[in-house]
RNA sequence: CGAGACCCUUGGGGGAGGCGCGGCGGAUUUCGCACCCGGCCGGCCUGAGACUCCUUUGCAGGAGGACCCCUGGAACCUGAUGCGGGUAAUGCCGCCGUAGGGAUAGGGAAUAAGGUGUAA
Numbered sequence: 001c002g003a004g005a006c007c008c009u010u011g012g013g014g015g016a017g018g019c020g021c022g023g024c025g026g027a028u029u030u031c032g033c034a035c036c037c038g039g040c041c042g043g044c045c046u047g048a049g050a051c052u053c054c055u056u057u058g059c060a061g062g063a064g065g066a067c068c069c070c071u072g073g074a075a076c077c078u079g080a081u082g083c084g085g086g087u088a089a090u091g092c093c094g095c096c097g098u099a100g101g102g103a104u105a106g107g108g109a110a111u112a113a114g115g116u117g118u119a120a
Stems, first nucleotide, its partner, number of pairs: 001114001006108004011070004017045003021042004025037002051064005076101003082095004
């Protein structure tokens, strides 16, 4: 001299699921219960994150916030209505995966491997 991790500023990328449980509602029925409903509220499971608002008959879309990630990139997407295991159920866990794709730039301090110079 010298990366990554770390700190600061700036710009950007991404995802938002499941339902055994309690209540309400709808549908059905002579009535009631059960079953059924991409229904509502609460609650529960996993996680860094499953939130709020607006539009819509609905599907879905948009905006904002938090969180995570930005090439030393598993944030996230494709493969995938995938395969194995497990659960009430779900990418819940593992495989797939040295697969393919995937989003900034600058500054700061100290240093590893390593490099350079000087002296002896």

About this RNA
The RNA shown here (TPP riboswitch aptamer (THI element)) has 120 nucleotides and comes from a Nitrospirota bacterium. Rfam family: TPP riboswitch aptamer (THI element). Its family is annotated with thiamine pyrophosphate binding in the Gene Ontology. Its mean pLDDT, the model's own confidence on a scale to 100, is 75. NCBI's taxonomy places the organism under Bacteria, Pseudomonadati, Nitrospirota.